[in-house]
RNA sequence: UCCUACACUGGCAAGUCGAGCGAGGAGAAAAGAGCUUGCUCUUGGAUCCUAGCGGCGGACGGGUGAGUAACGCGUGGGUAACCUGCCCUAUACACACGGAUAACAUACCGAAAGGUAUGCUAAUACGGGAUAAAGCUAAGAUAAGGCAUCUUAUCGUAGUCAAAGCGAAAGCGGUAUAGGAUGGGCCCGCGUCCCAUUAGCUAGUUGGUGAGGUAAAAGCUCACCAAGGCGACGAUGGGUAGCCGACCUGAGAGGGUGAUCGGCCACACUGGAACUGAGACACGGUCCAGACUCCUACGGGAGGCAGCAGUGGGGAAUAUUGCACAAUGGGGGAAACCCUGAUGCAGCAACGCCGCGUGAGCGAAGAAGGCCUUCGGGUCGUAAAGCUCUGUCCUAAGGGAAGAAGGAAUGACGGUACCUUAGGAGGAAGCCCCGGCUAACUACGUGCCAGCAGCCGCGGUAAUACGUAGGGGGCAAGCGUUAUCCGGAAUUACUGGGCGUAAAGGGUGCGUAGGCGGCUGUACAAGUCAGAGGUGAAAGGCUACGGCUCAACCGUAGUAAGCCUUUGAAACUGUACGGCUUGAGUGCAGGAGAGGAGAGUAGAAUUCCCAGUGUAGCGGUGAAAUGCGUAGAUAUUGGGAGGAAUACCAGUUGCGAAGGCGGCUCUCUGGACUGUAACUGACGCUGAGGCACGAAAGCGUGGGGAGCGAACAGGAUUAGAUACCCUGGUAGUCCACGCCGUAAACGAUGAGUGCUAGGUGUCGGGGGUUACCCCCCUCGGUGCCGCAGCUAACGCAUUAAGCACUCCGCCUGGGGAGUACGCUCGCAAGAGUGAAACUCAAAGGAAUUGACGGGGACCCGCACAAGCAGCGGAGCAUGUGGUUUAAUUCGAAGCAACGCGAAGAACCUUACCUAGGCUUGACAUCCCUCGGACCGCUUCUUAAUAGAAGCUUUCCCUUAUGGGACUGAGGAGACAGGUGGUGCAUGGUUGUCGUCAGCUCGUGUCGUGAGAUGUUGGGUUAAGUCCCGCAACGAGCGCAACCCUUACCUUUAGUUGCCAGCACUUAGGGUGGGCACUCUAGAGGGACUGCCGAGGACAACUCGGAGGAAGGUGGGGAUGACGUCAAAUCAUCAUGCCCCUUAUGCCUAGGGCUACACACGUGCUACAAUGGCUAGUACAGAGGGAAGCGAAACUGCGAAGUGGAGCAAAUCCCUUAAAGCUAGUCUCAGUUCGGAUUGCAGGCUGAAACUCGCCUGCAUGAAGCUGGAGUUGCUAGUAAUCGCGAAUCAGAAUGUCGCGGUGAAUGCGUUCCCGGGUCUUGUACACACCGCCCGUCACACCAUGGGAGUCGGAGGCACCCGAAGUCGGGAAACCAACCGCAAGGAGGACCCGCCGAAGGG
Repeated sequence: UCCUACACUGGCAAGUCGAGCGAGGAGAAAAGAGCUUGCUCUUGGAUCCUAGCGGCGGACGGGUGAGUAACGCGUGGGUAACCUGCCCUAUACACACGGAUAACAUACCGAAAGGUAUGCUAAUACGGGAUAAAGCUAAGAUAAGGCAUCUUAUCGUAGUCAAAGCGAAAGCGGUAUAGGAUGGGCCCGCGUCCCAUUAGCUAGUUGGUGAGGUAAAAGCUCACCAAGGCGACGAUGGGUAGCCGACCUGAGAGGGUGAUCGGCCACACUGGAACUGAGACACGGUCCAGACUCCUACGGGAGGCAGCAGUGGGGAAUAUUGCACAAUGGGGGAAACCCUGAUGCAGCAACGCCGCGUGAGCGAAGAAGGCCUUCGGGUCGUAAAGCUCUGUCCUAAGGGAAGAAGGAAUGACGGUACCUUAGGAGGAAGCCCCGGCUAACUACGUGCCAGCAGCCGCGGUAAUACGUAGGGGGCAAGCGUUAUCCGGAAUUACUGGGCGUAAAGGGUGCGUAGGCGGCUGUACAAGUCAGAGGUGAAAGGCUACGGCUCAACCGUAGUAAGCCUUUGAAACUGUACGGCUUGAGUGCAGGAGAGGAGAGUAGAAUUCCCAGUGUAGCGGUGAAAUGCGUAGAUAUUGGGAGGAAUACCAGUUGCGAAGGCGGCUCUCUGGACUGUAACUGACGCUGAGGCACGAAAGCGUGGGGAGCGAACAGGAUUAGAUACCCUGGUAGUCCACGCCGUAAACGAUGAGUGCUAGGUGUCGGGGGUUACCCCCCUCGGUGCCGCAGCUAACGCAUUAAGCACUCCGCCUGGGGAGUACGCUCGCAAGAGUGAAACUCAAAGGAAUUGACGGGGACCCGCACAAGCAGCGGAGCAUGUGGUUUAAUUCGAAGCAACGCGAAGAACCUUACCUAGGCUUGACAUCCCUCGGACCGCUUCUUAAUAGAAGCUUUCCCUUAUGGGACUGAGGAGACAGGUGGUGCAUGGUUGUCGUCAGCUCGUGUCGUGAGAUGUUGGGUUAAGUCCCGCAACGAGCGCAACCCUUACCUUUAGUUGCCAGCACUUAGGGUGGGCACUCUAGAGGGACUGCCGAGGACAACUCGGAGGAAGGUGGGGAUGACGUCAAAUCAUCAUGCCCCUUAUGCCUAGGGCUACACACGUGCUACAAUGGCUAGUACAGAGGGAAGCGAAACUGCGAAGUGGAGCAAAUCCCUUAAAGCUAGUCUCAGUUCGGAUUGCAGGCUGAAACUCGCCUGCAUGAAGCUGGAGUUGCUAGUAAUCGCGAAUCAGAAUGUCGCGGUGAAUGCGUUCCCGGGUCUUGUACACACCGCCCGUCACACCAUGGGAGUCGGAGGCACCCGAAGUCGGGAAACCAACCGCAAGGAGGACCCGCCGAAGGG
């Protein structure tokens, strides 16, 4: 200190003077009278009061900011165009008269407010007269001055105007004039908000003459005359607003504001008007009109808080109906004094500024308690408690101011400030924040909920961002929020920005105003600079000093821009007058050109018409069809018509201002260039408005129309196809004339001038040289590359986007929107100009790395192709989905889930369900009690676990009580336990891209940076493998190699293996013997592009060859870079957090995981003759074996049984390998194929084969005759086919993992599909194409525009009516002063007229 010009009840805010006047009232002293001797009356008038007349003041002080964009305000001037009461100075004067009137009295009217009539009276009230120096008016003379009219001084002439008294006195007043002071009036220069989507405004308008009017200039007013005046330097109109000193902010320049304090203005319920006065058109005066409120006896009246308090209302919002005139100031008065909501104080409000307090010191058992915790502790924290103190504020008591104006008296504030004493830590701390910005962190709760948020953004179960708590940070009697302003923001850029691509150069030229302008001389002094003076009010700000204990606050001194006056200077700008030639222009001489306009003309081609030849197609497309054609097309030949466009030349060639311009010839015409240096002498540059030109499309009128061809039609394509493709085809394209005026009208780059390295092409001209092409110099144009410089980068770079100057245009986040409205232009289409509400936090540029592309180049892979065998059809097995169920436990889900976890669910497993039980528990550690081993065996019992009884049964030490170890039972609690949740909290492990060739780092270099280089390039490779080159040089993880296995050889060794030669033999390497061979398993060798040839770059390497068991990583395996998929797994294991705790834990029995309308994956067996069956016969490898493999022999059709030799294995066993081969049979059929399904009978394992195992025999004999769309594997000992073994396992493989036997076909090639790698390119993607993103529609909400209109407000113009009032005029009638004896005159009242507010349509 911030009330919102909304309405206000009652109170107060302006009165005073009796020393101007009459009158009235009260009435002391004193005197007298009456008497009830303390009362009354009479006289008397001191003194006091005041209704009225009169004077001064109510024009100041106080309030408010509605109006006002204006000479309103600010600043500086002018007034020779003015006024000024009270005040000061000076001079002079005040004489003699007159008539009224209020008060008062009487009468009357009215409710009231108030009024009327008659009568009386006074003045410093009023009236005329006298006096008149000065003044004024009129004309004149002299002198001086000025600014045109004029002004001043002096002189004389004529006319004219004054006054008041009061008081005892001092004195106070009065009149006139001059001067001063103070206060005003008017005029002028400059400054003073927004909108041009307001561009034209103006009739008293601009000026003149005359008159009126004012204190005064003036169209201020009127008559006449003239036609002016203002305006892009923004008039007029609209909106908003009181202006300034100052205040806030800012480094400043600026920006914002106009509270308090001070100056000015305006207003006083709204509008109008004058009166009085020195001063008003008057906040607390008058008149009129209007609205509102109040009173009323209904006839009439009264009022104006934007004065101080206060009330209602409205509003986000702002106080007491306080005290005092003590101080300061104002009014009146001679004074005393009176008045003063001005003012001084007090009250209310942390509203602001300043100061102070809420305590200080010691105090670790670091108390209790809270919170956190890794459970050890940490922290709140010396904080508290406790002890010792202090006393600001507080409370009580005592004292007690200044403020008073020089003697006395006088204090609202106030017993206030201040001082002293006493009391007692007692009565006095909150607010915000703690993710980043921004100082400050944890726990719990919550679970995209609740909520937070200034911006970014937090919250979906581990939230430092929500809420709470603990702790911490900040400020502090405040703190935080909200609003507004400035700053940061150089983000409107004057200081101090930009326009190639981010917003931004007008499409281009000519040119008006304006802006800017070459060299030189003289003058002037407007700008500029310097000195001096005036102003710049005070307050405020700043600096210094001082006063209240400090500070806030206050005092004193100093200090400024601007404007004005004046004196100088003359470099620069300007102005005036000269000169010059280099800027600009002219002349003369040349050559170049698709420059423009008009007229004519040429050939090729398309189409059409006619005729000939000729026959079935033509045409068109990715493929077709519509279309044309036997009525003769297409093709071809000849002739003709018509329109449009000009191949080659032709060229990053030329010309033009741009748009644009292309056959040839002629006519007319513009510009540029070169040379020359005769002429002019700055004539120049730019250019708001203006004018002109201006592609295509489009419009108007009239022509023309071959081809092409919007619209349209048909045919295709397609899910559709109002498209792309095809067949037709109208406007149009062409010409003439007239409009339109826009384009990615682009170099996305305005015009002009000067300067600033080069190189290289090309067009036009000139010079030199050579005489021949080259070559050199130069002017003008047009390209490319490139330095400095610039740039965000890209890039530009003498044709600049570099360095400077001049002028113009344009920009200020995206969207809304170049939209709406308005205006201008246009025939229209539309063009030009050009917003806002609302909405978003971005939009955008350039470059980088990735990813992606139905972009490009190169390369690879059983990727395709070429082949072989399959799957998809059948039956069965197995897994999954679904369904079902008490349960069908859980997980895995495109590739990369689905014979997967599971190398093997009858019980167990087992996690699921049902039922029955247990509760410190089936398992671990600790404590206590009792017992003694534990273990084991027998019996009973239960569906089973469980339970009961009996038998058997310890060790160590010792003080002989006991203690300890081990173990059983019981008890209490800490705890155990969980295949419960979260794989999106995790570790570990694994899959996948992919055995793809990649992924990175250090240093250096480049880049403002992200990043790049290296790693790109030329070759080559399976490979970022290697070679060469290179601003890179090196290195790491990957590749390769090293490892295992396999193929060859040597050597060592020789049992269980082997047997060439020798011997024996029962004929079996059985035995002796041997270790040559096979083999086994140790050690070595071997292959390295080593050799040769060719190619290549004399390289890397490739191709071919030789030799070799093997040849170009020989075959196979192990080995998996940086990373991706929030990939999989909490049910292998581990683990955070959450959850369960007589249960989500544990035990047991039974059931389930094995269900079955169905769908899918993976397999097995087949469909047969390359086969089935029968008989005979040959050849492996790799494994396993003691709760095991199990031989021979015997039994059984067989599974198997009996048996038990041998073997812990190169010895024995499993173990007969099968396909194959030989012979026979079947003869193409649902079969002698195929074996499902089912019945019966058996075998084996196992407590136990019902749900639910495997095997055998006999019988049964289903589907199936090679499989749709589609899809899988495989490049050689591979595919295919054949059997064998093992793990798991009591038993239970068509699965899995291994082993060997037999053993192919094809590969032209990389166009295509899939996946991958490298380089490059585009990108509006980065969750990265499974991306991003556009439009319509539906619903809801927000904001805005248009809209037939309708309603209201404000303003303007014209008209009607016309209040109050000024001014003017006025006949009869009316009226105190003066004149006049009177009549009458002057003057007044009254009436009329002009103007004129409100009102009206």
Small-subunit ribosomal RNA from Tepidibacter sp., 1401 nucleotides, folded computationally.
The coordinates come from a structure-prediction model, not an experiment, and the mean pLDDT is 81.
The RNAcentral record of the sequence draws on ENA and SILVA.
Its Rfam family is "Bacterial small subunit ribosomal RNA". Its family is annotated with structural constituent of ribosome and ribosome in the Gene Ontology.
The organism belongs to Tepidibacter, within Bacteria.